Model confidence (mean pLDDT): 79 of 100.
THF (Tetrahydrofolate) riboswitch aptamer from Halothermothrix sp., 105 nucleotides, folded computationally.

[in-house]
RNA sequence: GGCAGAGUAGGUAUUGUGCGUCAAGUGUUGAGGGAUGGGAAGUUGCCCUCAAACGAAAGACUUACUUCACGGUUUAGUCUGCGAUGCAAUACCGCGUCCGCUGUC
Numbered sequence: 001g002g003c004a005g006a007g008u009a010g011g012u013a014u015u016g017u018g019c020g021u022c023a024a025g026u027g028u029u030g031a032g033g034g035a036u037g038g039g040a041a042g043u044u045g046c047c048c049u050c051a052a053a054c055g056a057a058a059g060a061c062u063u064a065c066u067u068c069a070c071g072g073u074u075u076a077g078u079c080u081g082c083g084a085u086g087c088a089a090u091a092c093c094g095c096g097u098c099c100g101c102u103g104u105c
Base pairs, nucleotide, nucleotide: 001105002104003103004102005101010093011092012091013090014089015088016087017086018085019083020082021081028052029051030050031049032048033047034046038099039098040097042095058080059079060078061077062076064073065072066071
C1' cells in the first nucleotide's frame, strides 16, 4: 500500500415484567440545548427542557359500600383486552469522510 472485517447513538421483532385505562405515557409542530464506533470534524437519526395544538377501550368475576329486595356505586383484587405505553433480556439490523484497530497479501 491492496483486499476483507469488527465496533456507536439507535431501530425492529420476540419474551418477561411494570405503568396507565380516574389518561400519565406515546405521537405532532416550534424554539433552545446535549450525547453520539478508539480519535477528529460532521449529516441522518437519537435524547433533554420549554411552549402550542391534538388525543384513547374497555369488559367479566370476586369483594366492599348502599338497598327490605330488585338494583345502584366502584373500595380492594383477579382475569381477558386496550395504549404508536416504560424497563430488561435475546435475536437481527446499524457511521458517509480521514486516521486508528483486527485478519490477510

Source information
Its Rfam family is "THF (Tetrahydrofolate) riboswitch aptamer". A reference for the family is Ames et al. (2010), "A eubacterial riboswitch class that senses the coenzyme tetrahydrofolate", Chem Biol.